[in-house]
RNA sequence: GGGCCCGUAGUCCAACGGCCAAGACGUCAGCUUUACACGCUGAGAAUCGGAGUUCGAUUCUCCGCGGGCCCA
Numbered sequence: 001g002g003g004c005c006c007g008u009a010g011u012c013c014a015a016c017g018g019c020c021a022a023g024a025c026g027u028c029a030g031c032u033u034u035a036c037a038c039g040c041u042g043a044g045a046a047u048c049g050g051a052g053u054u055c056g057a058u059u060c061u062c063c064g065c066g067g068g069c070c071c072a
Base pairs, nucleotide, nucleotide: 001071002070003069004068005067006066007065010025011024012023018055027043028042029041030040031039048064049063050062051061052060
């Protein structure tokens, strides 16, 4: 330098173009306990950046940024 793939809560991982962005672990609060742990209930927390297509973009297209693999 070229090609391919990926980027979503603190972590992991979903979402035929219809979203009020799901779930698990973790965090916080409450209940429970003499206390801790376990358990139960609840809460907060995210789409890498920009542009385009579209009534509507996490999803499709382009550019950039970052990461991985292969080739040179």
Record summary
A computed fold for a 72-nucleotide RNA from a Candidatus Micrarchaeota archaeon, annotated as transfer RNA. Taxonomically the source falls in Microcaldota (Archaea, Nanobdellati).